Bacterial large signal recognition particle RNA from Gehongia tenuis, 266 nucleotides, folded computationally. It is recorded under the gene name ffs. NCBI's taxonomy places the organism under Bacteria, Bacillati, Bacillota, Christensenellales, Gehongia. Its Rfam family is "Bacterial large signal recognition particle RNA". The family's RNA type in Rfam is non-coding RNA gene.
[in-house]
RNA sequence: CCGUGCUAGGCGGGGAGUUAGCGGUGCCUUGUACCUGCAAUCCGCUACAGCAGGGCUGAAUUCCUGCCCGGAGGCUUUUUGUUGUGAGGUCUGGGCUUGGUAAGGAGUGUUGAUGGUCGGGUCCCGUGCAAUCAGGCUUUGUGAACCCUGUCAGGUCCGGAAGGAAGCAGCAGUAAGCAAAUGACCUGGUGUGCCGCGGGAUGGCCUGGCUGGAGCCACCUGCCAAGUGUCCGCUUGGAACAACGAGUCGAGGGGCGGGUGCACGG
Numbered sequence: 001c002c003g004u005g006c007u008a009g010g011c012g013g014g015g016a017g018u019u020a021g022c023g024g025u026g027c028c029u030u031g032u033a034c035c036u037g038c039a040a041u042c043c044g045c046u047a048c049a050g051c052a053g054g055g056c057u058g059a060a061u062u063c064c065u066g067c068c069c070g071g072a073g074g075c076u077u078u079u080u081g082u083u084g085u086g087a088g089g090u091c092u093g094g095g096c097u098u099g100g101u102a103a104g105g106a107g108u109g110u111u112g113a114u115g116g117u118c119g120g121g122u123c124c125c126g127u128g129c130a131a132u133c134a135g136g137c138u139u140u141g142u143g144a145a146c147c148c149u150g151u152c153a154g155g156u157c158c159g160g161a162a163g164g165a166a167g168c169a170g171c172a173g174u175a176a177g178c179a180a181a182u183g184a185c186c187u188g189g190u191g192u193g194c195c196g197c198g199g200g201a202u203g204g205c206c207u208g209g210c211u212g213g214a215g216c217c218a219c220c221u222g223c224c225a226a227g228u229g230u231c232c233g234c235u236u237g238g239a240a241c242a243a244c245g246a247g248u249c250g251a252g253g254g255g256c257g258g259g260u261g262c263a264c265g266g
Stems, first nucleotide, its partner, number of pairs: 001266006009057003012030004020046005034054005063259007073249005079243005085237004091233001093232002095228007103221003107216002115211008123200006129193002131190006138181005148173004156165003
């Protein structure tokens, strides 16, 4: 140096979490890099850190290791922003309400303000009148076969006669009743009227006279005070998501190195 056969080693890694710590099952990520059993109310180990069994490869491009480049992804955190949520009215923010004030605006006022005084109306009671409703009375008309009146044809009765009597129908009038008028009069009533008279009350409104002589008003804006309010804003707590930054772990990939067996034969 070559050939053959073995062994060490390798047959994925990382992150968070869990754990005294290590690894695994599970979750996430990278990637394709054996199989079976155990295992989150965990399973197995002890800083040489999965256990048990089996299989493949196998001393170098492949195993171990140092440095550099580059970097998926995860975790922590400052700041900022977005979404949604809890609390706060001593947060007088945007608001709302009430009271006061009277700077500005508007309105009104010498064709007379605020005020004072006298009176009237509105309000209540009593009473009267009118209206209206009901009834009565009155007027007109109608209205009784007989049991209303007057006159009573005919007829009837009495009488010798003269004459008398009762009396139906008819006519006229009338009672009870019916109808009309509602004009006048009487009685009673009222959710009608403001028409009259008297009395009462004195707060408001309207109005008239007299006095008086310049303001009145508080509608809008402003100012002050007291309250109300979580709808928006604001303050604050915590949650989710996103971006920049900082830190940390870091697979895969690339580059330059270093280290490392045994046996036999030639």